A computed fold for a 162-nucleotide RNA from uncultured Kineothrix sp., annotated as Lysine riboswitch aptamer.
The prediction has a mean pLDDT of 79.
NCBI's taxonomy places the organism under Bacteria, Bacillati, Clostridia, Lachnospirales, Kineothrix.
The model forms 100% of the base pairs in the Rfam consensus.
[in-house]
């Protein structure tokens, strides 16, 4: 160097399908108040709509979805993956710029998984990420041992084999 592997059945991801939430929410039609704004992700410009009545409010009808979650079943796998930064492209509903999304590239940083604090992101007490703490886990290292315990280390690692 190459190839096979292990950590778990709470080990990581993607897709489908169903269910709940999202939610009686946005939206959208009528009435009535009101009486000059509004919309286009943020400002700007431009466009559009508006006393034929803007915004916002109250009532009556109609009424979603997207992301996220859970369940099965499958498929890819064991830096599986996750974050974060910079770079480029590309899309969108107008112009540059900024910000969001994707995709793809280089570098750091996390060995998993649970709990709990905090903090973002979310409609959310759910999930998620990202810090700290805390046992557990799995590896390796040293020390101890008659029995299986302490210490300190972690994926560019460990185990076999060529």
């Nucleotide at each position: 160097g190459a190839u096979a592997g292990a950590g778990g059945u709470u080990g990581c991801g993607u897709a489908u399908u169903u269910u709940a939430u999202c939610a009686g929410u946005a939206a959208u039609u009528u009435u009535u108040c009101g009486g000059a704004u509004g919309u286009g992700g943020c400002a700007g410009g431009c466009a559009c709509a508006g006393g034929g009545g803007a915004a916002g409010a109250a009532a009556a009808g109609u009424g979603a979805a997207a992301g996220g979650a859970a369940a099965a079943a499958a498929c890819g796998c064991c830096g599986a993956a996750a974050g974060g930064a910079c770079a480029a492209a590309g899309a969108a509903a107008c112009c540059g710029g900024c910000a969001g999304c994707u995709u793809u590239g280089u570098g750091c940083u996390u060995g998993g998984g649970u709990a709990u604090g905090c903090a973002g992101c979310g409609a959310a007490u759910a999930g998620c990420u990202g810090u700290a703490u805390a046992a557990c886990u799995g590896u390796c290292a040293u020390c101890a041992a008659u029995a299986c315990g302490a210490u300190g280390g972690u994926g560019c690692g460990c185990u076999a084999u060529c």